[in-house]
RNA sequence: GCGACGGUAACUCAGUUGGGAGAGUGCCAGACUGAAGAUCUGGAAGUCGCCGGUUCAAGCCCGGCCCGUCGCA
Numbered sequence: 001g002c003g004a005c006g007g008u009a010a011c012u013c014a015g016u017u018g019g020g021a022g023a024g025u026g027c028c029a030g031a032c033u034g035a036a037g038a039u040c041u042g043g044a045a046g047u048c049g050c051c052g053g054u055u056c057a058a059g060c061c062c063g064g065c066c067c068g069u070c071g072c073a
Base pairs, nucleotide, nucleotide: 001072002071003070004069005068006067007066010025011024012023013022019056027043028042029041030040031039049065050064051063052062053061
């Protein structure tokens, strides 16, 4: 330099039919306990990597850029 894949909550990830932003872990509160752990219930937490475009509507489609992993040279 070229190509492929990936970037979504603090972490690991799902979401490709374009219309509800989600799960597990962690965190906070409550229940339970002598106290904790485990378990149960509830809750907070998001610029969907960045900029632009298409569209009534974009995490999702298009263009450019940035970062990471792998391969080729």

Source information:
The RNA shown here (transfer RNA) has 73 nucleotides and comes from a Candidatus Thalassarchaeaceae archaeon. The RNAcentral record of the sequence draws on ENA. The organism belongs to Candidatus Thalassarchaeaceae, within Archaea.